[in-house]
RNA sequence: UGAGUCGGCUGGGUGGUCGCGGCCGGGCGUGACCCGGUCGAGGAAGGUCGGGGCUCCACAGGGCACGGUGCUGGUUAACGGCCAGUCGGGGUGACCCGCAGGAAAGUGCCACAGAAAACAGACUGCCGAUGGCCGGGCAUACGCCCGGAUCAGGCGAGGGUGAAACGGUGCGGUAAGAGCGCACCAGCGCCCGGGGCGACCCGGGCGGCUCGGCAAACCCCACCCGGAGCAAGGCCAAAGCGUGGGACGGCUGGCCCGGCCGAUGUCCCCAGGUAGGCCGCACAGAUGGAUGACCACCCAUCCGGCGCCCGCAAGGGCCCGGUGGACAGAACCCCGCCUACAGGCCGGCUCACCGU
Numbered sequence: 001u002g003a004g005u006c007g008g009c010u011g012g013g014u015g016g017u018c019g020c021g022g023c024c025g026g027g028c029g030u031g032a033c034c035c036g037g038u039c040g041a042g043g044a045a046g047g048u049c050g051g052g053g054c055u056c057c058a059c060a061g062g063g064c065a066c067g068g069u070g071c072u073g074g075u076u077a078a079c080g081g082c083c084a085g086u087c088g089g090g091g092u093g094a095c096c097c098g099c100a101g102g103a104a105a106g107u108g109c110c111a112c113a114g115a116a117a118a119c120a121g122a123c124u125g126c127c128g129a130u131g132g133c134c135g136g137g138c139a140u141a142c143g144c145c146c147g148g149a150u151c152a153g154g155c156g157a158g159g160g161u162g163a164a165a166c167g168g169u170g171c172g173g174u175a176a177g178a179g180c181g182c183a184c185c186a187g188c189g190c191c192c193g194g195g196g197c198g199a200c201c202c203g204g205g206c207g208g209c210u211c212g213g214c215a216a217a218c219c220c221c222a223c224c225c226g227g228a229g230c231a232a233g234g235c236c237a238a239a240g241c242g243u244g245g246g247a248c249g250g251c252u253g254g255c256c257c258g259g260c261c262g263a264u265g266u267c268c269c270c271a272g273g274u275a276g277g278c279c280g281c282a283c284a285g286a287u288g289g290a291u292g293a294c295c296a297c298c299c300a301u302c303c304g305g306c307g308c309c310c311g312c313a314a315g316g317g318c319c320c321g322g323u324g325g326a327c328a329g330a331a332c333c334c335c336g337c338c339u340a341c342a343g344g345c346c347g348g349c350u351c352a353c354c355g356u
Stems, first nucleotide, its partner, number of pairs: 001352010012298007020040008028031001042327001046338002049336005054229004067224004071085005086100001087098004101220002106218002108214003123159002125155003130152002133148006167185006186210002188207008233279004242270001244269005249261004299325001302322004307318004
């Protein structure tokens, strides 16, 4: 200098004019009034995804089911968050990504292709040691030798398919072969030593053990988990209606008590509770929802100039004119996550090249 990676901050500024909402104070003309003061969006206020507070409902205790989470250790009020680490994958690297328990408990599935997709099996292929068969030789031991076919049989190397084919390479071995044997490598299991709280890591030994994948299929294991949400919920409470009580009233009755009636009339009380209001509710706040608009100058950005300066050039600086700031907007509160976002600033680190 260029390319990259990670993290943090910011999200136009100043002034003027007009306007909006809450609260406080004042005024008189008491109003949907006027004046003054003061406060008034974000890093995501968004999605409403995960938690918690708060509220009501449910609930003796325990278990099962449903659902959720899933490497380890911390952190937190809590979380599926965050921090640090482990393992696996990617990158030359800084660094990034991971729905990361168990497939050797059981069940199930593995498209197409392929012979075969999981207790292995045998399409093509290899073999002819063994038993039998055929032919020939030896010549009488009823055997031996040679050759052939491949009936029984042995084999799993080579071929080809696939995302995946029952370890790889080499040597030995064999009739042909094969972990059949051996050496090395890879994996798995067990044991020992060392390090780490732990996930796990490092080293050594033993066993031919070679066992496929999928749990974002059922399932198993461990842990967690009641439901609904501020339209939660609480208080006050018109009109109307009353299944209510009382007084007056009507019927019964000579009268009182008592009983009955009232859809009729008047008054009082009462209950529930609708409209409505208040609280919940906040140093913005709610009410269908205020937090804005314009102008001037400045700043970032971009465009232009027979302009000026520097430079060999690419280009840079200055001046002038124009342009002009994204995503988005609280609604009970808080902690997270995710998503959107023009532009600007700062820092750590990596790689390449050049100079010293």